[in-house]
Predicted 3D model of a 356-nucleotide part of an RNA (small-subunit ribosomal RNA, central domain) from a bacterium. It was read from a public genome assembly. Its mean pLDDT, the model's own confidence on a scale to 100, is 83. Its Rfam family is "Bacterial small subunit ribosomal RNA". Its family is annotated with structural constituent of ribosome and ribosome in the Gene Ontology.

Context: one part of a larger RNA
RNA sequence: UUGGGCGUAAAGCGUACCGAUCGGUGGUUCUGAAAGUCAGAGGUGAAAUCGCAAAGCUUAACUUUGUGACUGUCCUUUGAAACUUCAGGACUAGAGGGGCAAAGAGGAAGCUGGAACAAACGGUGUAGUAGUGAAAUGCGUUGAUAUCGUUUGGAACACCAAUAGCGAAGGCAGGCUUCUGGGUGCCUCCUGACACUGCUAGGACGAAAGCGUGGGGAGCGACAAGGAUUAGAUACCCUUUUAGUCCACGCUGUAAACGAUGCGCAUUAGGCGCUGGAGAGUAUCGACCCUCAUCAGUGCCGCAGCUAACGCGUUAAAUGCGCCGCCUGGGGAGUACGGCCGCAAGGCUAAAACUC
Numbered sequence: 001u002u003g004g005g006c007g008u009a010a011a012g013c014g015u016a017c018c019g020a021u022c023g024g025u026g027g028u029u030c031u032g033a034a035a036g037u038c039a040g041a042g043g044u045g046a047a048a049u050c051g052c053a054a055a056g057c058u059u060a061a062c063u064u065u066g067u068g069a070c071u072g073u074c075c076u077u078u079g080a081a082a083c084u085u086c087a088g089g090a091c092u093a094g095a096g097g098g099g100c101a102a103a104g105a106g107g108a109a110g111c112u113g114g115a116a117c118a119a120a121c122g123g124u125g126u127a128g129u130a131g132u133g134a135a136a137u138g139c140g141u142u143g144a145u146a147u148c149g150u151u152u153g154g155a156a157c158a159c160c161a162a163u164a165g166c167g168a169a170g171g172c173a174g175g176c177u178u179c180u181g182g183g184u185g186c187c188u189c190c191u192g193a194c195a196c197u198g199c200u201a202g203g204a205c206g207a208a209a210g211c212g213u214g215g216g217g218a219g220c221g222a223c224a225a226g227g228a229u230u231a232g233a234u235a236c237c238c239u240u241u242u243a244g245u246c247c248a249c250g251c252u253g254u255a256a257a258c259g260a261u262g263c264g265c266a267u268u269a270g271g272c273g274c275u276g277g278a279g280a281g282u283a284u285c286g287a288c289c290c291u292c293a294u295c296a297g298u299g300c301c302g303c304a305g306c307u308a309a310c311g312c313g314u315u316a317a318a319u320g321c322g323c324c325g326c327c328u329g330g331g332g333a334g335u336a337c338g339g340c341c342g343c344a345a346g347g348c349u350a351a352a353a354c355u356c
Base pairs, nucleotide, nucleotide: 003328004327005326006325007310008309012324014205015204018202023197024196025195027091028090029089030088031087032086033085035084036083037080038079039078040077041076042075043074050068051067052066053065054064055063056062094194095191096190097189098187099186100185101184106180107179108178109177110176111175112174113157117153118152119151120150121149122148123147124146128139129138165172166171210251211250212249213248214247215246219245220244224240225239226238227237262323263322264321265320266319267318270301271300272299273298274297275296276295277294279292280291281290305312306311329356330355331354338349339348340347341346
């Protein structure tokens, strides 16, 4: 390389959101063309080599002769039209739009609420308090802890709350308002294949920590200091506490960024829930409830099938198709060097010697 693979053995890019170039793939039907495709004819396909049959060296290897093959490719020409393709026309089952409807912690900005906590001030009140396995450092007669009141401050939102919901992922939760994105159901009104995937180059988003500038700072708390523990204790425990955590703008671009499972389409037993629709039946004044079938989502169990097993199982890891990414023994190493990016920390790309 061919191949075989990618939930857990090596392997799915963090997302696949944006526009878009070169690509790969492409629903039903009619007509035409004939590039691919198929058939006929002619040419080409050197010799050697190769297969078969003979002959010649004593035999064999070897050599020679005859014949075949050289699958294939190419050229010329005559045709075929099922499939792919191309051109033109038509369609509606894919896709998109429209109307109606309901749901949602989807996003951004602004306003606002209560509990808790802390501090300051004032009142009551007196000797402890805090902490631990036990202690001590610490705080306290300059009046602490406790308790009541007032004021100020920052951060997070108990109950509702769920196995629930929304989002491409990261992620999203007190309440209200404004702006705004996406999906779903029903109608089947419109367009008429407009679709799927998606490398390189480009842009976007991307937890936490970290960085820059300026704010903010209640609680928590890397670092640091002290007290313990211990043989030691640069720890675990305790007291205090800086950066940080919060906000605005900019950067970083990584995570066990996980469902460790790429995206899309189709097919293949069921059972039990939950969420959002729409429908029929029963019931009712009308609904709710209940029953049935149905669309979309989200869970549990499970047949067939798959799997090394575990397990997966209409939300597939089953059965197929299309496109992309990735893997190829362990270590060296996600390292060196080079390049690109970054303020830095570092990130992306990515070897070899050597060794087992």